[in-house]
This is a predicted structure of a 350-nucleotide part of an RNA (small-subunit ribosomal RNA, central domain) from an uncultured bacterium. Its Rfam family is "Bacterial small subunit ribosomal RNA".
Context: one part of a larger RNA
């Protein structure tokens, strides 16, 4: 000496479930594999250390002594790890009683707005822009009233709010269904944590088949602007956006912060539950558990900042990084209908 790291410098897999593996609570007994000790054997020579000698010294050489990882046999030790047996309840799970929620799936249904169609009133404009024009309108538009049809999205409530593993979820009702939180401490008795592969889920866009199509609107066309304008602005408008089924599997999939557990000042706000106090009851006050925010001490950090929701202090497991470009590339493999995705170099160059 026996790496250092991953919020922003390179680096946390988009998320879950779980196989192998790794790691794992308290008590007693047994075994003695790991571990520790003794003995014996082996541990060639050279090398190494010490002593002595040779060569005028050194380098070098010779002699003697010592040390040595590791291995085998055998005898012991039993704290820890392991294995076996028995037990425990604090981890984990279950039961019972409550409780909040845009959690998921399906069916039904409501009103506002919008577009189109029909009818009435009504007449010359409407629309649009920085200003115009294209466009619409005397075949009667815009405006306004009544009726009808259709598709999509759900104002207010609405919140630094809630739920979900993430993606994500918002009118209302019903049915089916998942998870959480709180209380009791009744049951099981370590059944746990993480998780290479695997499997499942995964916004938008995109693809296939069949529907649907109001509004919006890539592409496309037209009008403006401009030196030009393959744009920004305006008028149209196809795919798409919507539904069913099947694919695709990516993202600034972000808290740019993997998961689990324990510990480490507080203050304040808010959501859900429970206890106490108070009251006729509710509010209020207070304690506590779970979540979501802000501020902040110690500590950490290159700084910014983080701070019981850690980026603090520790343990366990997984993933990942190792100068910039070349390169989220080539080749190969696997997957995909395709688009493409996953894995992933080198030459060369600075």
């Nucleotide at each position: 000496c026996u790496g250092g790291g991953c919020g922003u410098a390179a680096a946390g897999c988009g998320g879950g479930u779980g196989u192998a593996g790794a790691c794992g609570g308290c008590u007693u007994c047994u075994u003695a594999a790991g571990u520790c000790g003794g003995a014996u054997g082996u541990g060639a020579a050279a090398u190494c250390u010490c002593c002595u000698g040779a060569c005028u010294u050194a380098a070098u050489c010779a002699g003697g002594a010592g040390g040595g990882g590791a291995c085998a046999u055998u005898c012991g030790a039993u704290a820890c790890u392991a294995a076996g047996a028995a037990g425990c309840u604090g981890g984990a799970g279950g039961a019972c009683g409550g409780u909040a929620g845009a959690g998921g799936a399906a069916a039904g249904u409501g009103g506002a707005a919008c577009u189109c169609c029909c009818g009435g009133u009504g007449u010359a404009g409407c629309g649009g822009u920085g200003a115009u024009a294209u466009g619409c309108g005397u075949a009667g538009a815009u405006a306004u009233c009544g009726g009808g049809a259709g598709g999509a999205a759900c104002a207010c409530c609405a919140g630094u709010g809630g739920c979900g593993a993430a993606a994500g979820c918002g009118g209302c009702u019903u049915u089916c269904u998942a998870g959480g939180c709180c209380g009791u401490u009744c049951c099981u008795g370590a059944c746990g944590u993480u998780g290479a592969g695997g499997c499942c889920c995964a916004a938008a866009a995109g693809c296939g088949u069949g529907g649907g199509g109001a509004g919006c609107g890539a592409a496309a066309c037209g009008g403006a602007u401009u030196a030009g304008a393959u744009a920004c602005c305006c008028g149209u408008g196809u795919a798409g956006u919507c539904c069913a089924c099947g694919c695709c599997c990516u993202a600034a999939a972000c808290g740019u912060u993997g998961g689990a557990c324990a510990c480490u000042a507080g203050g304040u706000a808010u959501a859900g539950g429970g206890g106490g106090u108070a009251u006729c009851g509710a509010c209020c006050c207070u304690c506590u558990c779970u979540g979501u925010g802000c501020c902040g001490a110690a500590g950490c950090u290159a700084a910014c900042g983080c701070u019981u929701u850690a980026a603090g202090u520790g343990u366990c497991c997984c993933g990942c990084c190792u100068g910039g470009g070349g390169a989220c590339u080539a080749c190969g493999g696997c997957c995909g209908c395709a688009a493409g995705g996953c894995u992933a170099a080198a030459a060369c160059u600075c």